[in-house]
Context: one part of a larger RNA
This record gives sequence, structure tokens and C1' cells, in this order.
RNA sequence: GAGUAGCGAUAAACGGUGUGAAAAGCACCGUCGCCGAAAGCCCAAGGUUUCCUGCGCAACGUUCAUCGACGCAGGGUGAGUCGGCCCCUAAGGUGAGGGCGAAAGCCGUAGCUGAUGGGAAACGGGUCAAUAUUCCCGUACCGGCCUUGAAUGCGAUGGGGGGACGAAGAAGGUUAGGCCAGCCGGGUGUUGGAUGUCCCGGUUCAAGCCAGUAGGCAUGCCUGGUAGGCAAAUCCGCCGGGCUUAGCCGAGAGGUGAUAACGAGGUCCUUCGGGACCGAAGUGGUCGAUACCCCGCUUCCAGGAAAAGCCUCUAAGCUUCAGUUCAAGGCUGACCGUACCGCAAACCGACACAGGUGGGCAGGGUGAGAAUCCUAAGGCGCUU
Repeated sequence: GAGUAGCGAUAAACGGUGUGAAAAGCACCGUCGCCGAAAGCCCAAGGUUUCCUGCGCAACGUUCAUCGACGCAGGGUGAGUCGGCCCCUAAGGUGAGGGCGAAAGCCGUAGCUGAUGGGAAACGGGUCAAUAUUCCCGUACCGGCCUUGAAUGCGAUGGGGGGACGAAGAAGGUUAGGCCAGCCGGGUGUUGGAUGUCCCGGUUCAAGCCAGUAGGCAUGCCUGGUAGGCAAAUCCGCCGGGCUUAGCCGAGAGGUGAUAACGAGGUCCUUCGGGACCGAAGUGGUCGAUACCCCGCUUCCAGGAAAAGCCUCUAAGCUUCAGUUCAAGGCUGACCGUACCGCAAACCGACACAGGUGGGCAGGGUGAGAAUCCUAAGGCGCUU
């Protein structure tokens, strides 16, 4: 230079009470304002204790600070079913043998590895200051092992099926959800009107059982032959005969689950943070998805993963055993993640940085709409 520039989106504050040495900024309450396809909620990545509580204010916070993602201390993450691990494979990686190369090494078959994909099973309510599909309550389900009973050809790294898949378009049936009405509870007034008006709520899962609905697919069963499926086959395929429309998939709804739980509100207690108890109504109509039926249907050409689990077939082998199937009962289900932020003051940007960051949810009015404007739940007023 200079008490100058600046104090990082012009969404906005004000009042009361409290705490305190001190209050524009902290806590509580009231009013106001802003977002609302987000500035709300839930995941993934990444971060790694930032979460909760108590005690602090030197420094950090672009001001103050009694406050904090700051300092100190204590506490906090509970799983057969969520995700991983596990089984399976894709690109890619690696690579027994193998090929090549002075060497180092490069390539590559089988195999192994490798999710961003396939593969068993859980929902509702309650609860802590801080976790919950994990704890508690209620009601379920799956796998493995053992025992018992009944029946019985079982058996694989091998064969077959299945898993198993494109894009666009259209229609129907539903549900989530919304709205309206009924019903339940409360109020009924300070100018005029008002017993029909205003405000609040009106919910109920998964699984199991019955029935298998709307709808879609579609012949199915018995039997004879068989040179194919690298061996075998009763399986698949192919060629015949007979009898037939059987069979498969499939939302949702109904009953049950559920005389529970939830529930407006009320009563009592209170350290004013909250806690305990009681508990009404809980029906119908309508609109209606981008969700489900649908891995469906139609059309088209560019013709749209693999493998395992699963079903089935036999080979070697074993065939009073073992093994397999069904039913019942019993036991068992380890390990890792789980706090918190997560369009952001906690991630990537040297910063509490107007930048960047994948997926899901999608209330009401207006509207073609996820646009626009207003608003609910919820969250904020952007640290001078």
C1' cells in the first nucleotide's frame, strides 16, 4: 500500500424464552421465506469414525460462538434368508503340454482365474442417545446332516433337455398409488351468515393352503423300428402305428395369516427430553401407471453370451450293504460387511471451493408431460 480489496450464488428474516462472563449467528417456541423429478428419501462407488453422549474454545470455522464435520474422553455397527464369501461362467488375465525367440521373453490349447451376468430361502410390527429384513414380538421359508417308517435300480468330470437372452410396436387384464363418497372422533365462533360446514384419521405383510382366474403357450400319452447324439442309454433326435385334447406357464383377486398389530385422540406421570396406559372408525365407488402378467404377443433384420445349479439318460461300478424317493421328528447353518456422509462442508477438485459424480423412489393442483408455477411429506434460509 490499507483498515483498502474481499468475507464464495440477492432463498430472508423477525420476536419471545433459555444457557452463558458475553448471544444477529447456540437450544426451544412462534411467525415469515426457499426447495419440492429436490435443495426430499433409499442404494452403489469413494471416504474411514466424520456417527451418539459428556466436557471444552488455544488453534481450525473467511465475523462471533456458549456452537461445530474442531480438541479430549466414553459409547456405538448383532444376520441360515440383505450383500459378499460359496457354486458357475463372459471379456480380460494366467497358462500344464505346445509353437517361436541370442537371452530376457512373446504367443497360445485344455485348465484355472475373473461380475458388471446366472445360481436356495423373510415378511410385518416394536425398540436404543447412537444398529436393525440383523435385536425383540408374531407369523414363515430354504439348504445340509442324523433317526424312524414306507417304497425302490442306484450311479458321472460323459449324452440330452433346460438355464437362454435382439430391436421396435400394439392391445388387454391387473396392482401400486391417487381422488371422491360413506363411516368414526373433535370444534361450532368477536360484524353478517351457518347443523351442514371446517379439521384429523380411516392401515394391515410375506410365506403357507384352497382355487388355480384374466390371459398366453401348446397337442399329450402308449407303442414298433433306428445306421445320429465320438462308448452306452429306457434319455434326446429321426421314421411308423394306436388312442386322444390332455398338458404347461400365469399376474391379480377371494379366504386365512389377523379377537393380533397399527391407529385420530384421550388419561396419568414428568427431570419438560419424554414415559406409561386406554383406544373410535377401519367400508364402497372411481381414475389409474413408465410397475406386474410379459422370458408373453405382433412385426422386422443387423439374427441378438456362456457355464453351473436343476431335470433326465445310461457307462464303469455296486447291487441283504450302500445309494435313491417320499413322509415325520431332531440337530445344524460358519466367516466378512453392516456406524455415518453419499449431487455432498464427510467423495474427486490444494479450501467447509457456485465445478464433477452411476442407479432406484416419483404425493396434490395446473397440464400432453418427469415442462412450468404453487404446494404435501421431508429438508433448508446457503458462517459475517
Molecule: large-subunit ribosomal RNA, domain III
Organism: Rhodocyclaceae bacterium